[in-house]
RNA sequence: GACUUAUCCAGAAAGGUAGAGGGUAAUGGCCCGAUGACACCUUAGCAACCUCCCCACAUUCAGAUGGGGGCUGGUGCUAAUUCCAUCCUGCUUGGCAGCAGGAAAGAUGAGAC
Numbered sequence: 001g002a003c004u005u006a007u008c009c010a011g012a013a014a015g016g017u018a019g020a021g022g023g024u025a026a027u028g029g030c031c032c033g034a035u036g037a038c039a040c041c042u043u044a045g046c047a048a049c050c051u052c053c054c055c056a057c058a059u060u061c062a063g064a065u066g067g068g069g070g071c072u073g074g075u076g077c078u079a080a081u082u083c084c085a086u087c088c089u090g091c092u093u094g095g096c097a098g099c100a101g102g103a104a105a106g107a108u109g110a111g112a113c
Base pairs, nucleotide, nucleotide: 001113003111004110005109006108007107008106013043014042015041016040017039021032022031023030026086027085028084029083044078045077046076048075049074050073052069053068054067055066056065082105087102088101089100090099091098
């Protein structure tokens, strides 16, 4: 780097540095930001995946699956639904708007190449 797969309406902060943009393709919105955002560091926290432990299936071993555990560890995350929309389908309206579902894209984990 592309591929496969699962999840994404919940949850989770302080201090220090620094100083102007930021909200993860683009566009249009709408928000956040000198009452210091975003980023980096330290500590803390959350709990999506893997790991670890316990229980059930269960009976000799092992595996899969389900549930529980956060002072086991590896990633990740800690404004707003992935902040909303763009594409498709349906409902609705005189029409515009609106509502529901899906797809695409994106993010994160795991796997293999």